[in-house]
RNA sequence: GCGCCUGUAGCUCAGCGGAUAGAGCAGUUGCCUUCGAAGCAAAAGGUCGGGAGUUCGAAUCUCUCCAGGCGUA
Numbered sequence: 001g002c003g004c005c006u007g008u009a010g011c012u013c014a015g016c017g018g019a020u021a022g023a024g025c026a027g028u029u030g031c032c033u034u035c036g037a038a039g040c041a042a043a044a045g046g047u048c049g050g051g052a053g054u055u056c057g058a059a060u061c062u063c064u065c066c067a068g069g070c071g072u073a
Base pairs, nucleotide, nucleotide: 001072002071003070004069005068006067007066010025011024012023013022018056028042029041030040031039049065050064051063052062053061
């Protein structure tokens, strides 16, 4: 240089072009406990890597850029 893959919550990951973007763990608050751990409950946490395009509608499709990884000469 060329080709391919990945990028979604603090972390690990789901998510047929259509509903309000979810789960587990972590953290917070409460319950429980003599105090903790464990357990139970609740709430919070996201401009879906940036930009543009297609579409009635985009996390999802297209282009481009950025970051990471793999292959190849």
Transfer RNA from an Anaerolineales bacterium, 73 nucleotides, folded computationally. Model confidence (mean pLDDT): 81 of 100. Rfam family: tRNA.